[in-house]
Molecule: c-di-AMP riboswitch aptamer (ydaO/yuaA leader)
Organism: uncultured Actinocrinis sp.
RNA sequence: CGCCGGGCCGCGUCGUGGAGCCGGGGACCCAUAUGUCCCUCGGGGUGAGUCGCCGCGCCAGUCCCAUCGGCCUUGGCCGAAGGCGACGGGCGGGGCGUAGGGCGACUUCUUCCGCCCGAACCCGUCAGCUAACCCGGUAGGCGCCGUCGGAAGAA
Numbered sequence: 001c002g003c004c005g006g007g008c009c010g011c012g013u014c015g016u017g018g019a020g021c022c023g024g025g026g027a028c029c030c031a032u033a034u035g036u037c038c039c040u041c042g043g044g045g046u047g048a049g050u051c052g053c054c055g056c057g058c059c060a061g062u063c064c065c066a067u068c069g070g071c072c073u074u075g076g077c078c079g080a081a082g083g084c085g086a087c088g089g090g091c092g093g094g095g096c097g098u099a100g101g102g103c104g105a106c107u108u109c110u111u112c113c114g115c116c117c118g119a120a121c122c123c124g125u126c127a128g129c130u131a132a133c134c135c136g137g138u139a140g141g142c143g144c145c146g147u148c149g150g151a152a153g154a155a
Stems, first nucleotide, its partner, number of pairs: 001143004009018001011015001020138006030128001042126001043123004051097004056092004061087003064083002067080005100117005106153005
């Protein structure tokens, strides 16, 4: 000097402070609600950070296979430890995409092109929207960032 982000600027008193910006809670009205089965998953918030497929590891479940034991009513039921078996579920992290998001130096909109992100955290069983009203934040982290035009504006 720029970038991500709400995270920036004042005060004489420097604070439980002010202004701006940001987030949450919170009425009427509106919305939601309701039948069956299964499930190892409560729900919610900030944020662009969602969704799908593949495959790996762990956990336990159902079915199947055969073995053992018990009950009893011919045939079944229960329990136990096994299996390169089958099916789906939960958790973790890996890969490929993707809804979406950012940058390319006056600002905004827009076309093309290029490069990236597609996380993390919080509340604590509780919250739809929501006027009045109430509460909180104002961090942190980076960079040399040279695409091609169009329109409007500013200086």